Context: one part of a larger RNA
Molecule: large-subunit ribosomal RNA, domain II
Organism: Bacteroides stercoris
RNA sequence: ACCUACGAGUUACUUUUUCCGGCAAGGUUAAGGGUCUUGAGACCUGCAGCCGAAGCGAAAGCGAGUCUUAACAGGGCGUUCAGUCGGAAGGAGUAGACGCGAAACCAAGUGAUCUACCCUUGGGCAGGUUGAAGGAUGGGUAACACCAUCUGGAGGACCGAACCAAUAAGCGUUGAAAAGCUUCUGGAUGACCUGAGGGUGGGGGUGAAAGGCUAAUCAAACUUGGAGAUAGCUCGUACUCCCCGAAAUGCAUUUAGGUGCAGCCUUGACUUAUACUGGCAUGAGGUAGAGCGACUGAUAAGAUGCGAGGGCUUCACCGCCUAUCAAGUCUUGACAAACUCCGAAUGCGUGUCAGUUCUAUGUCAGGAGUGAGGGCAUGGGUGCUAAGGUCCAUGUCCUAAAGGAGAACAAUCCGGACCAACAGCUAAGGUCCCAAAAUGAAUACUAAGUUGAACUAACGAAGUCAGAUUGCUAAGACAGCUAGGAUGUUGGCUUGGAAGCAGCCAUUCAUUUAAAGAGUGCGUAACAGCUCACUAGUCGAGGAGUUUGGCGUGGAUAAUAAUCGGGCAUUAAGUAUUCUACCGAAGCUUUGGGAUGUUUAAACAUCGGUAGGGGAGCAUUCCACUCUGCGUUGAAGGUGAGGCGUGAGCCUUGCUGGAGCGUGUGGAAAAGCAAAUGUAGGU
Numbered sequence: 001a002c003c004u005a006c007g008a009g010u011u012a013c014u015u016u017u018u019c020c021g022g023c024a025a026g027g028u029u030a031a032g033g034g035u036c037u038u039g040a041g042a043c044c045u046g047c048a049g050c051c052g053a054a055g056c057g058a059a060a061g062c063g064a065g066u067c068u069u070a071a072c073a074g075g076g077c078g079u080u081c082a083g084u085c086g087g088a089a090g091g092a093g094u095a096g097a098c099g100c101g102a103a104a105c106c107a108a109g110u111g112a113u114c115u116a117c118c119c120u121u122g123g124g125c126a127g128g129u130u131g132a133a134g135g136a137u138g139g140g141u142a143a144c145a146c147c148a149u150c151u152g153g154a155g156g157a158c159c160g161a162a163c164c165a166a167u168a169a170g171c172g173u174u175g176a177a178a179a180g181c182u183u184c185u186g187g188a189u190g191a192c193c194u195g196a197g198g199g200u201g202g203g204g205g206u207g208a209a210a211g212g213c214u215a216a217u218c219a220a221a222c223u224u225g226g227a228g229a230u231a232g233c234u235c236g237u238a239c240u241c242c243c244c245g246a247a248a249u250g251c252a253u254u255u256a257g258g259u260g261c262a263g264c265c266u267u268g269a270c271u272u273a274u275a276c277u278g279g280c281a282u283g284a285g286g287u288a289g290a291g292c293g294a295c296u297g298a299u300a301a302g303a304u305g306c307g308a309g310g311g312c313u314u315c316a317c318c319g320c321c322u323a324u325c326a327a328g329u330c331u332u333g334a335c336a337a338a339c340u341c342c343g344a345a346u347g348c349g350u351g352u353c354a355g356u357u358c359u360a361u362g363u364c365a366g367g368a369g370u371g372a373g374g375g376c377a378u379g380g381g382u383g384c385u386a387a388g389g390u391c392c393a394u395g396u397c398c399u400a401a402a403g404g405a406g407a408a409c410a411a412u413c414c415g416g417a418c419c420a421a422c423a424g425c426u427a428a429g430g431u432c433c434c435a436a437a438a439u440g441a442a443u444a445c446u447a448a449g450u451u452g453a454a455c456u457a458a459c460g461a462a463g464u465c466a467g468a469u470u471g472c473u474a475a476g477a478c479a480g481c482u483a484g485g486a487u488g489u490u491g492g493c494u495u496g497g498a499a500g501c502a503g504c505c506a507u508u509c510a511u512u513u514a515a516a517g518a519g520u521g522c523g524u525a526a527c528a529g530c531u532c533a534c535u536a537g538u539c540g541a542g543g544a545g546u547u548u549g550g551c552g553u554g555g556a557u558a559a560u561a562a563u564c565g566g567g568c569a570u571u572a573a574g575u576a577u578u579c580u581a582c583c584g585a586a587g588c589u590u591u592g593g594g595a596u597g598u599u600u601a602a603a604c605a606u607c608g609g610u611a612g613g614g615g616a617g618c619a620u621u622c623c624a625c626u627c628u629g630c631g632u633u634g635a636a637g638g639u640g641a642g643g644c645g646u647g648a649g650c651c652u653u654g655c656u657g658g659a660g661c662g663u664g665u666g667g668a669a670a671a672g673c674a675a676a677u678g679u680a681g682g683u
Stems, first nucleotide, its partner, number of pairs: 001683006011095013026051003032045005055062002065077004098236002101233001105226006116200009125190001127159003130155001134151006163187003168183004202218001204214003239617006249262005263370002265367006274360001275356009289342001290340002296336002300332005307325002309322004373398010403414003418593004423589003429583003432567003438580001440579006451569002459554002463551008472542001480538005486511003491505003517532001521530002594607005618672001620669006627662001629661002637656008
């Protein structure tokens, strides 16, 4: 992992609601007893008790009333409406109460053959080294001291086997081993190691102390019991079909992943009162917007300048000035969730009319689940006008919704699957190939593979197309070419110099001219030189700017060469506008069939579905009656085949098997497995 078997809403009592039945202003017996009997016992008795038929008051008490009260007032609760006993079903309560699951708590016991420490009594430590005290002899001293040699054999001394330990690494890690093996390593006469016997017991022991050890168990051992502890938590909870179908919100909560009440779902009963949608009429309101010489505040530029500051002046007063501040007024502009002189659209209330195949609304009663929501769009708060962020509101979808489109993709677009069909029409979206349908039509644009998916900017550029507008132009424009571009004058000043061209000044003037600046740029030390503006000629038709829009371009950076889903596509298969066909879904239609609701029928409508409510059935085991059923001429079971039913399932039959089994109507349950890291067995 698979297979087989087992495996979870039960039972008792009390209570409530619905349905069924008996009796009924009554209903009913309990224990016990008796008769018949041995069964799932039956019948009779037993009237104790309980519920109901009257309530009100704390009570005395009164009574269709009563209590309150001074009250004959008012008010509260009653007075009208059948109950009771049993059965079945749905809930609730008390019990383990659907099943499995703690860590823990308490009690009584069992453990020191492991290990910790202690007591008693034994045992063990190859070999080698060092050489303390003391002693002896000699030297030495006044005597000691002291020195040398020998002797001696001390030590939590040294090296190192046994023995004890466990430093480092490797191996092992479904091991040879639930702690080992190899090599290296520490101690090895000691606070040493060790045998045997004994002691200390669970909030206790023991501990050279690590919360260590106390029998592979220790921040409180193990065994049994209280015990089915408790678990607002996790997991699991078993056959079928049919109808309806949620919630993730509000308030409260030692409450926030729980619960109570309400909301939303379902079932039953009742009520001609409603409900929903639309039209019309009529209301309340202060949002969006707008406005602010209409308030409260905020506020830009300009004009004016009450007043203040500063400066000048003055003995002082007066007075004068201002690159300062600034009231008020005027002109122009303009802001606000907690501003409003104003002010919608929607939405909401009421009335009325119509429609909705009409109870959908409402009331009462039984049963729930939900109380983690999420995405998108719109209006807002918060945040960075960040987030697949967070918090509200309105709607929608997913949740609980399959199908088509979006390459893929819960919630985006289209559209809501009763079943069947090798029928048709469409939606979104598409029609070159992958791949169903146009290599369709018309007019433009794009040259960047831009693009055909998403996504980027400020800024830059004679890209290109279309429009608007201002000058010039056959009296010849624009561009090119040829020629001129002069004189007073080197204007004045400044300067070493300044001559168009370092800088400053200026009525930057005048003359000759077709035209020519007291000079556009380069250049020189300064001149010179080149050039421009301007003019003529040549040429012969448009040309020069400004601006708006469309499509492109640079800006442009991520890990495969690497993507428009791919191939690929350029008067497109790209972009924009328009048109006609076609394809395209479980949508709609057609044909056949089923179920539910309304309903006399016909007919019409409906039939996605999680939590959940309701209804109808199938199968298993046993019991009673029944078929006066089936069966060795072959039961159950097993294994093939055929048929029937929407389904759970059922029927017939071949082979196997070898002795029991079924139909119908009722009854009773140890009554259905895929899941619980389920339990046991097998493979």